[in-house]
Source information: Small-subunit ribosomal RNA, central domain from an uncultured bacterium, 348 nucleotides, folded computationally. Model confidence (mean pLDDT): 87 of 100. The RNAcentral record of the full RNA draws on ENA.
Context: one part of a larger RNA
RNA sequence: CUGGGCGUAAAGGGCGCGUAGGCGGUUUUCUAAGUUCGAUGUGAAAUACCUGGGCUUAACCCGGGAAGUGCAUUGGAGACUGGAGGGCUGGAGUGUUGAAGGGGAUGACGGAAUUAUGCAUGGAGAGGUGGAAUUCAUAGAUAUGCAUAGGAACACCGGAGGCGAAGGCGGUCAUCUGGGCAACAACUGACGCUGAGGCGCGAAAGCGUGGGGAGCAAACAGGAUUAGAUACCCUGGUAGUCCACGCUGUAAACGAUGAAUGCUAGAUGUUGGGAUCUUAAGAUCUCGGUGUCGUAGUUAACACGAUAAGCAUUCCGCCUGGGGAGUACGGUCGCAAGAUUAAAACUU
Numbered sequence: 001c002u003g004g005g006c007g008u009a010a011a012g013g014g015c016g017c018g019u020a021g022g023c024g025g026u027u028u029u030c031u032a033a034g035u036u037c038g039a040u041g042u043g044a045a046a047u048a049c050c051u052g053g054g055c056u057u058a059a060c061c062c063g064g065g066a067a068g069u070g071c072a073u074u075g076g077a078g079a080c081u082g083g084a085g086g087g088c089u090g091g092a093g094u095g096u097u098g099a100a101g102g103g104g105a106u107g108a109c110g111g112a113a114u115u116a117u118g119c120a121u122g123g124a125g126a127g128g129u130g131g132a133a134u135u136c137a138u139a140g141a142u143a144u145g146c147a148u149a150g151g152a153a154c155a156c157c158g159g160a161g162g163c164g165a166a167g168g169c170g171g172u173c174a175u176c177u178g179g180g181c182a183a184c185a186a187c188u189g190a191c192g193c194u195g196a197g198g199c200g201c202g203a204a205a206g207c208g209u210g211g212g213g214a215g216c217a218a219a220c221a222g223g224a225u226u227a228g229a230u231a232c233c234c235u236g237g238u239a240g241u242c243c244a245c246g247c248u249g250u251a252a253a254c255g256a257u258g259a260a261u262g263c264u265a266g267a268u269g270u271u272g273g274g275a276u277c278u279u280a281a282g283a284u285c286u287c288g289g290u291g292u293c294g295u296a297g298u299u300a301a302c303a304c305g306a307u308a309a310g311c312a313u314u315c316c317g318c319c320u321g322g323g324g325a326g327u328a329c330g331g332u333c334g335c336a337a338g339a340u341u342a343a344a345a346c347u348u
Base pairs, nucleotide, nucleotide: 004319005318006317007302008301012316014201015200016199017198021194022193023192025088026087027086028085029084030083031082033081034080035077036076037075038074039073040072041071042070049065050064051063052062053061054060091191092188093187094186095184096183097182098181103177104176105175106174107173108172109171110154115149116148117147118146119145120144121143125136126135162169163168206247207246208245209244210243211242215241216240220236221235222234223233258315259314260313261312262311263310266293267292268291269290270289271288272287273286274285275284276283277282297304298303321348322347323346330341331340332339333338
C1' cells in the first nucleotide's frame, strides 16, 4: 500500500470553535483540466516472450517478429468530475409570532440544621460501640429555652423530568447574557458537511498569592480489634473542602458507542410546541427531545433495533498478540506534582 476493524475481544480524540485540505443540492449555457476514442513520434541494445537457424543435442550463439501497460504532440467526443456565466428552493441562514428550561455571569435576600459563645432552667452523667475505651462533665457537661456570631449547603417540590457541546447545572428575587424548539413561509440563494495543525472550554485532586474556616476530613495522635493491624470501628484533628485571581489539563471525562446527511414495521410512557375534531375531558394528526419493549436486519454472543450496533455516503480520530510500557531517551508545556508526544533491547 491492498485489505480488515474500533459498545463489551486491541481500537472513538474529554468537549467545542475553526484554518488548510477532503467532500458537496437542483437546472441551463459555455469550456475542455480530469475522463474517453483515434493518429503520429518516441519508448537504445542485451535479457524475457513468439518464430526460424548454427555448433551431433542441450546449455550457448545468430536472424526476424511481436510486445513494451509509459511519455509527448495532435484531432475528435462532451455523459460524469472540475472551471466560468445565468437561474431555482428542498440543504443552510435571516425575519415575525409564541412558549419551555437547575444553560451562563454578577449582586441582594431567606429559612431549617450543625457548631461556638453568653444568659437561664437543671443536677450526674453524657458520648460512643458488636462490646468497650480514649473523650467531655460538679470549674456544672448531656438535655431544654432565649439571644448572638459565623461558615457551608439549599429539605419538601423532584420526576425513567428539564437545560447545556462536554465538564456540568437545583433556595428566592433582580440585572446582564448564550443556545435550542414550534408555527408562519416574508427575505437571502448552496452561503453547506467534516476538520490535520491551531485556539478555547474542561469534574475531582493538586499548586501559587491573598482571604475565609461552621460542618466534614487525607496526613497525624490516641482508644479499640488482632498473632500483628502502619487498616476496617471509635475519640480527636491539620492541609483541603469555601471565595478572588492565576496555574494544572487529567478521570470508568462512559452511552466504555466521533460528527453530519438520507433511507428502513410497529407498540407504549413522558416532556416542549402546533393543527383539526369535538367538547370541558379527551380523540386523531404533526414537529422537537427523552425512556421502555419490539419487526426486518445486524451481532461471536450478550445485545442493538428510526436516539441503530440496520442499509448507504462524506470527513476526522484510532487499532494490529501478551509483557517490557503509556515506561526510557529526546522534544514541547508546567512553579512543582507531572502532562503530552513516544520507542527498543530482552522475554513469551